[in-house]
Context: one part of a larger RNA
Molecule: small-subunit ribosomal RNA, 3' major domain
Organism: uncultured Lachnospiraceae bacterium
C1' cells in the first nucleotide's frame, strides 16, 4: 500500500421487510447427469444445465458399423493424352463406384492457344486432431457499481502519501465550500434512437367534416386534405418562476403554469481492472501430432437411448370456471421457387381452383381475454388432458427407427403441492392473444407486438451484494 475481520461509522440495491404471482408435489416438453458400438464436441457456483443449436428423418454431422479412394472432395505448379465439358438411356451394386451406347466446343498466323476432362510424378493439399495454461479477435462477470489514474508541485531516507481526505449535497469523484496543492485524462452526465404534447410542410396506396352522385350495403364514385394517420423540419423542460429551509452556496421540500417536473418513461452505450473465467468447433493463428489416414466419398445407424436424479418451462387440478351460440375493439411484422382472397368439396387437418399483391393498395388475418344469452351445480365431474387404438391430411427421393397436424374412440396422474426457493415497485406484476427469425416440414423455446390491468413499500434491526472513511494484523 492492499486484502481480510462473526471491528466501528455513513450510504445504496426487489437485499430484507410490506405485498402479488410462481418453482419445489402431478402429466408432458426441453437441457444436464447416467447408459451405449456410437449415444459427436463444447459449456460446470453465482456468471453451465429451452446454453453454442435462429430449428438432428437423409443432408446438416463433427460420432459408430460396413463398403470404397490415396496428389486425393478442394488450391497452385510440371509432363503426357483427349476434344470437349456435359446430357440421356441401359447393366452390376445398398450406394459411393464400375462398365456400355447415343448426342455433343471456341479462336487460329494451322505451329498452336483458350477452356475443360483423363492419366502420371512429386512439391503439396487436407485434419471439427491436441494445447483457450502459447495467442489474436470476440464474449460473460463484478456492474451502469462510481470509481480508476496521470503531469507538475509539496511531504517522506524509502515503499509511498497528498490531490481523490474533510463539512454539506447528488442517481453519480454530481455539484458547492474548505484545504499544499494546482490542473488534466478515462469513466458519470449530455450529445444518438424510440416514446409522451404541439406547430408547420406534404396528401397517395392513407383519411372523410362539409357538398354532390349512387347502392341491399360499403370512401363505392366525383371531390376535398379539415380531422386521423404517415414522415421530414421545428417548438417544448432549464430547478426557468414563486415561497420555505440551508452557509448568502450547492441543493432539498412545497406551489404555480404546463401534455410532460426536477435524469419525464424506455433503449443503445459497460472506465482501470478481476476471475491463467469462456471460446483453437465461427474465424484467424504459434508449436506439437496424422499423411493408403486422425484425410476423403458412400449406405445404414446414432445425436431421439431411459432404473433414476437435477435445472428451465408448458398444461392443469376448476364455477373470477368448462361448454354452446351470436357480437366488438389492436399493435408490430412477413410475403415472389412467396403470401394466397372470394368460390367450391370435405365433420376436420386439408384438397381443387386461382382474383389481387415486390405491397400505407392485395394476402397471411380469425385478434383473444372482455361484454351478451343459455347450460352444467361441486363430482375425479360437461374439470383435466397424458396414454393407447383405428382412419386420415400435409411436407419431403423417403416420416420404421424419428415429423407436425386432423377425426372418432380411449380417458391416466392431478383436488393447490414438505424442507426450501425465485421474479416483480406501474402501464410494472399477473393475465390474454398476435407476429417474426431459423425453416421443405418440424416450438410449450427465443426475439418482438399490442389488449385488460393490480397489491404493497412502516422502515433499514437482520440475510445477501456493493461504495466511502476509519481501526486491528495469523496474510501478500
Nucleotide at each position: 500500500u492492499g486484502a481480510c475481520g462473526g471491528g466501528g461509522g455513513c450510504c445504496c440495491g426487489c437485499a430484507c421487510a410490506a405485498g402479488c404471482g410462481g418453482u419445489g408435489g402431478a402429466g408432458c416438453a426441453u437441457g444436464u447427469g447416467u447408459u451405449u458400438a456410437a449415444u459427436u464436441c463444447g459449456a460446470a457456483g453465482c456468471a453451465a444445465c429451452g446454453c453454442g443449436a435462429a430449428g438432428a428423418a437423409c443432408c446438416u454431422u463433427a460420432c459408430c458399423a460396413a463398403g470404397g479412394c490415396u496428389u486425393g472432395a478442394c488450391a497452385u505448379c510440371c509432363c503426357c493424352u483427349c476434344g470437349a465439358a456435359u446430357a440421356u438411356a441401359c447393366c452390376a451394386g445398398a450406394g459411393a463406384u464400375g462398365g456400355u451406347a447415343u448426342a455433343g466446343u471456341c479462336c487460329u498466323u494451322c505451329g498452336g492457344g483458350a477452356c475443360g476432362a483423363g492419366g502420371g510424378u512429386g512439391a503439396c493439399a487436407g485434419g471439427u486432431g491436441g494445447u483457450g495454461c502459447a495467442u489474436g479477435g470476440u464474449u460473460g462477470u463484478c456492474g451502469u457499481c462510481a470509481g480508476c489514474u496521470c503531469g507538475u508541485g509539496u511531504c517522506g531516507u524509502g515503499a509511498g502519501a497528498u490531490g481523490u481526505u474533510g463539512g454539506g449535497u447528488u442517481a453519480a469523484g454530481u455539484c458547492c465550500c474548505g484545504c499544499a496543492a494546482c490542473g488534466a485524462g478515462c469513466g458519470c452526465a449530455a450529445c444518438c434512437c424510440c416514446u409522451a404534447u404541439u406547430g408547420u410542410u406534404a396528401g397517395u396506396a392513407g383519411c372523410c367534416a362539409g357538398c354532390g352522385a349512387g347502392u341491399a350495403a360499403g370512401g363505392u364514385c366525383g371531390g376535398g386534405c379539415a380531422c386521423a394517420c404517415u414522415a421530414g423540419c421545428g417548438a417544448g423542460a432549464c430547478u426557468g418562476c414563486c415561497g420555505u429551509g440551508g452557509a448568502u452556496a450547492a441543493c432539498a421540500c412545497g406551489g404555480a403554469g404546463g401534455a410532460a417536473g426536477g435524469u419525464g418513461g424506455g433503449g443503445a452505450c459497460g472506465a482501470c481492472g478481476u476471475c491463467a473465467a469462456a471460446u483453437c468447433a465461427u474465424c484467424a493463428u504459434g508449436c506439437c501430432c496424422c499423411u493408403u489416414a486422425u484425410g476423403u466419398c458412400u449406405u445404414g445407424g446414432g445425436c431421439u437411448a431411459c432404473a433414476c436424479a437435477c435445472g428451465u418451462g408448458c398444461u392443469a387440478c376448476a364455477a373470477u370456471g368448462g361448454c354452446a351460440g351470436g357480437u366488438a375493439c389492436a399493435a408490430a411484422g412477413a410475403g415472389a421457387a412467396g403470401c394466397g382472397a372470394g368460390g367450391u368439396c370435405g365433420u376436420g387437418a386439408g384438397g381443387c381452383g386461382g382474383a389481387g399483391c415486390a405491397a400505407a393498395u392485395c394476402u397471411c388475418a380469425a385478434a383473444a381475454a372482455a361484454g351478451c344469452u343459455g347450460u352444467c351445480a361441486c363430482a375425479g365431474u360437461u374439470c383435466g388432458g397424458a396414454u393407447u387404438g383405428u382412419a386420415g391430411u400435409c411436407u419431403g427421393c423417403a416420416a420404421c427407427u424419428c415429423g407436425a397436424c386432423u377425426a372418432c374412440a380411449u380417458g391416466a396422474a392431478g383436488c393447490u403441492g414438505g424442507a426450501a426457493u425465485c421474479g416483480c415497485u406501474a402501464g410494472u406484476a399477473a393475465u390474454c392473444g398476435c407476429g417474426a427469425a431459423u425453416c421443405a416440414g418440424a416450438a410449450u423455446g427465443u426475439c418482438g407486438c399490442g389488449g385488460u390491468g393490480a397489491a404493497u413499500a412502516c422502515g433499514u434491526u437482520c440475510c445477501c451484494g456493493g461504495g466511502c472513511c476509519u481501526u486491528g494484523u495469523a496474510c501478500a